Overview:
The RNA shown here (SAM riboswitch aptamer (S box leader)) has 115 nucleotides and comes from Parapedobacter tibetensis.
[in-house]
């Protein structure tokens, strides 16, 4: 990297080291030399798998406990947006545009499967 399924409105920094962009991708807005972004270390969130308990019991499944174990996470909802749908508003009367809200999708990211 391909498929699948599941979550993404909660949470959760400090020291060092590097030295320029970073925040996936457009188009905005934001972070950043008072040092971002990476990267060690430490310390924290969650609880996905894994563990233990019930409850069912044929696998699976559902609750709940816990945080040794593998794994994420620790600016801003995935930052917001992007396609298509609805509602109300404005402007029009071209049925096309702009605003705001919802709803679904695509697209990322993660985790566990799987070939």
């Nucleotide at each position: 990297g391909g498929u699948u399924u599941a979550u993404a409105a909660a949470g959760a920094a400090g020291u060092g080291g590097c030295g320029a962009g970073a925040g996936a991708c457009u188009g905005g807005c934001u972070c950043a030399a008072u040092g971002a972004c990476c990267c060690a270390c430490u310390g924290g969130c969650a609880a996905c798998c894994a563990u233990c308990c019930a409850u069912a019991a044929u696998c699976g499944a559902u609750g709940g406990a816990a945080a040794a174990g593998g794994u994420g996470c620790c600016a801003a909802u995935u930052c917001c947006u992007g396609u298509c749908c609805c509602a109300a508003c404005c402007a029009a009367u071209a049925u096309c545009g702009g605003u705001u809200g919802g709803g679904a999708g695509c697209a990322u990211a993660u985790a566990a499967a799987u070939g």